[in-house]
The part of an RNA shown here (large-subunit ribosomal RNA, domain IV) has 310 nucleotides and comes from Clostridiales bacterium Firm_08. Taxonomically the source falls in Eubacteriales (Bacteria, Bacillati, Bacillota, Clostridia). The coordinates come from a structure-prediction model, not an experiment, and the mean pLDDT is 86.
Context: one part of a larger RNA
RNA sequence: UUCACGUAAAGGAACUCGGCAAAAUGCAUAUGUAACCUAGGGAAAAAUAUGGCCCGCGCGAGCGGGUUGCAGAGAAAUGGCCCAUGCGACUGUUUACCAAAAACACAGGUCCAUGCGAACCAGCAAUGGGAAGUAUAUGGACUGACACCUGCCCGGUGCUGGAAGGUCAAGGGGAGAUGUUAGGAGAAAUCCGAGGCAUCGAACUCAAGCCCCAGUAAACGGCGGCCGUAACAGCGAAAUUCCUUGUCGGGUAAGUUCCGACCCGCACGAAUGGUGUAACGAUAUGGGCACUGUCUCUACGUGAAGUCCG
Numbered sequence: 001u002u003c004a005c006g007u008a009a010a011g012g013a014a015c016u017c018g019g020c021a022a023a024a025u026g027c028a029u030a031u032g033u034a035a036c037c038u039a040g041g042g043a044a045a046a047a048u049a050u051g052g053c054c055c056g057c058g059c060g061a062g063c064g065g066g067u068u069g070c071a072g073a074g075a076a077a078u079g080g081c082c083c084a085u086g087c088g089a090c091u092g093u094u095u096a097c098c099a100a101a102a103a104c105a106c107a108g109g110u111c112c113a114u115g116c117g118a119a120c121c122a123g124c125a126a127u128g129g130g131a132a133g134u135a136u137a138u139g140g141a142c143u144g145a146c147a148c149c150u151g152c153c154c155g156g157u158g159c160u161g162g163a164a165g166g167u168c169a170a171g172g173g174g175a176g177a178u179g180u181u182a183g184g185a186g187a188a189a190u191c192c193g194a195g196g197c198a199u200c201g202a203a204c205u206c207a208a209g210c211c212c213c214a215g216u217a218a219a220c221g222g223c224g225g226c227c228g229u230a231a232c233a234g235c236g237a238a239a240u241u242c243c244u245u246g247u248c249g250g251g252u253a254a255g256u257u258c259c260g261a262c263c264c265g266c267a268c269g270a271a272u273g274g275u276g277u278a279a280c281g282a283u284a285u286g287g288g289c290a291c292u293g294u295c296u297c298u299a300c301g302u303g304a305a306g307u308c309c310g
Stems, first nucleotide, its partner, number of pairs: 001305008010296002014294001019291001027051005036041001038145001052067006068072001080289007087281002092104002108143007120129003146276004151223003156220002158216005165211003171205002176200006183192003234268001235265001246262005
C1' cells in the first nucleotide's frame, strides 16, 4: 500500500446520478392493526408488552413470591418499515458467459380456416404428424386477469362472394397463302399449273386470373381544411410535450425530479386495444420513519498478501 473484517465522540444522508455499501430489523407468546378491496385479502400491516433462575400453587394454559448478571430470543441461525406514482393483472419464462425487464408466456376475449382420406405441417413420393382426435375438436392471426367500454371510414391494399360483359394461354378449328410438279404453252429463256405431299395460317371456339359488381376493419390501415356548434368515450407536458425547468397548487429553508390540476395533444385514443384497478414484483420514480463511517473527517485495532530495511 492492497484485500477481508472489527470498533468509534458529536452529528445523522450533510455522501452520491441514486442511501450504492454498511448499519438497523429479526425468534416466541400476548395485545393490537389503517386506507383500499375482486370481501379472499391488505396483514407478520403499522404499533406495543413480555422472555433467565429458584420456591409455592394449579390437571393445565398459567398465577404469586423471591433472586442473579454488563447482558436472559445471553451464542448461531433469523423480515427493516411506511406513503405516493408509472408499467405489467397474477405464479411462471428469457439474452449459458455484460440486459431478468415494462420484453416472452399466461388464463380470458375476438376473428379466420377446417365435415374427416379435415384444414395445416414434414416429405420428390410412399407415408407420417394432426389423431388412434371429429367443430365444447384441430390449425392460424391478434389481444392479454377483472371492471366499464371498444366510435366513424370499404376510397387504396388484402380477403370472401358473384358471374352478365371486356381481356385472355395451350388446345380445337381451318378461310386462305406458299413451296414442289405430272402436264400445257413457248424457238429458247421462261411462264402457267391439277392432284398429292410439305409449310404457314384468318374467322370462330376456349378455363382460371385480371378488369368489373358487391361484402368485409377484434383484416392491412385511415380518422384533412374552412365555416357552424345540436351531438362528438376516456386520458392528456404522459415510458408519448419540441418550445419546456409550460402555468398553478402540494411537498422542501431552497425541488430541471415527484404528486395533483390545467389543456396551447410539435406528434394520446379505443383488441398495433382505451381508461381504471385490489393483489403481486430481486421492476422504475419521488417522499418519510428507523438506522448507520455514505459523509463532516478520519482514527485505531485484527487477519492475509505485496514491497522495503535489518